[in-house]
Context: one part of a larger RNA
RNA sequence: CUGGGCUUAAAGGGUGCGCAGGCGGACCCGUAGGUGUCUUGUGAAAGCCCCCGGCUCAACCGGGGACGUGCAGGGCAAACCACGGGUCUUGAGGCAGGUAGGGGCCAACGGAACUAUCGGUGGAGCGGUGAAAUGCGUAGAUAUCGAUGGGAACGCCAGUGGCGAAGGCGGUUGGCUGGGCCUGACCUGACGCUGAGGCACGAAAGCGUGGGGAGCGAACAGGAUUAGAUACCCUGGUAGUCCACGCCGUAAACGAUGUGCACUAGGUCGCGGCUGCUCUGACGUAGUCGCGGCCGAAGCAAAAGUGUUAAGUGUGCCGCCUGGGGAGUACGGUCGCAAGGCUAAAACUC
Numbered sequence: 001c002u003g004g005g006c007u008u009a010a011a012g013g014g015u016g017c018g019c020a021g022g023c024g025g026a027c028c029c030g031u032a033g034g035u036g037u038c039u040u041g042u043g044a045a046a047g048c049c050c051c052c053g054g055c056u057c058a059a060c061c062g063g064g065g066a067c068g069u070g071c072a073g074g075g076c077a078a079a080c081c082a083c084g085g086g087u088c089u090u091g092a093g094g095c096a097g098g099u100a101g102g103g104g105c106c107a108a109c110g111g112a113a114c115u116a117u118c119g120g121u122g123g124a125g126c127g128g129u130g131a132a133a134u135g136c137g138u139a140g141a142u143a144u145c146g147a148u149g150g151g152a153a154c155g156c157c158a159g160u161g162g163c164g165a166a167g168g169c170g171g172u173u174g175g176c177u178g179g180g181c182c183u184g185a186c187c188u189g190a191c192g193c194u195g196a197g198g199c200a201c202g203a204a205a206g207c208g209u210g211g212g213g214a215g216c217g218a219a220c221a222g223g224a225u226u227a228g229a230u231a232c233c234c235u236g237g238u239a240g241u242c243c244a245c246g247c248c249g250u251a252a253a254c255g256a257u258g259u260g261c262a263c264u265a266g267g268u269c270g271c272g273g274c275u276g277c278u279c280u281g282a283c284g285u286a287g288u289c290g291c292g293g294c295c296g297a298a299g300c301a302a303a304a305g306u307g308u309u310a311a312g313u314g315u316g317c318c319g320c321c322u323g324g325g326g327a328g329u330a331c332g333g334u335c336g337c338a339a340g341g342c343u344a345a346a347a348c349u350c
Base pairs, nucleotide, nucleotide: 003322004321005320006319007304008303012318014201015200016199017198021194022193023192025088026087027086028085029084030083031082033081034080035077036076037075038074039073040072041071042070049065050064051063052062053061054060091191092188093187094186095184096183097182098181099180103177104176105175106174107173108172109171110154114150115149116148117147118146119145120144121143125136126135162169163168206247207246208245209244210243211242215241216240220236221235222234223233258317259316260315261314262313263312266295267294268293269292270291271290272289273288274287275286276285277284299306300305323350324349325348332343333342334341335340
């Protein structure tokens, strides 16, 4: 230096941006660092290998040759890598015109429901369950009407649908703002791909400070159930759930499938563009680009399945795996307020 793998058997980093590095489009000219070829020098002796010789043979020893795949100098070559110069447009980016969207942030507003308080009606129950009880109610509950306050979530539309890198995103309106797609082919002219470290984002729970608190509700209390019942069911209920700012950095962070590019039968449906045809339009239909599904040829696969959204065929780069337990643990390091995170063994054992 080299193997085989990573949907489900061990194995894709939660996601993105990106320094170094690795890899990199078409054509022309040059250079000659890599590369190739020829040559020169050197590559000590001994040893190894070949030949000859000396001890009766051998080991051993003497002589000669070869080798020493290396290094350095020189000549030549220029396909490939590299470097320098030039040209190009299909990769990439820009520009112009359109377009869909729960993409993000901030603010204001809205109705339904719920709950509390006040008032009216009313007068004995309500609630809850398998059945009950705890609980609430004559200090007037439940029910019903009106008023006022409060917090959280936004029914129908809603989709097998859309947007986002992922986490995720759903009332309405306004402001600020990111990205995509389509059409044109006007501009730049390889500006690209990947990406160890690094940086940023990152559900829920949790933490810090301050606020808020309707409903729900870990813990907790009570009622039941039960042999018991530290549960499942019921009545309550604190943290929390909500907001601001700051931490945490995890997940079945899943498509359990890293990312880019190229190529390889089709059918059908949805979403967003563009173009053509039907006299225009509507509707329909054909084509084309992008996205999202289903079914399937070949192929692949242990099979399930997958199949132009590949798990097919290739190629570039990164990450990861290497029997089970011990263990994602100990120790050390590092990050964190903490909880803990990241990195990560061994003995021993089967």

The part of an RNA shown here (small-subunit ribosomal RNA, central domain) has 350 nucleotides and comes from an uncultured prokaryote. RNAcentral holds the full RNA, with entries from ENA. Its mean pLDDT, the model's own confidence on a scale to 100, is 89.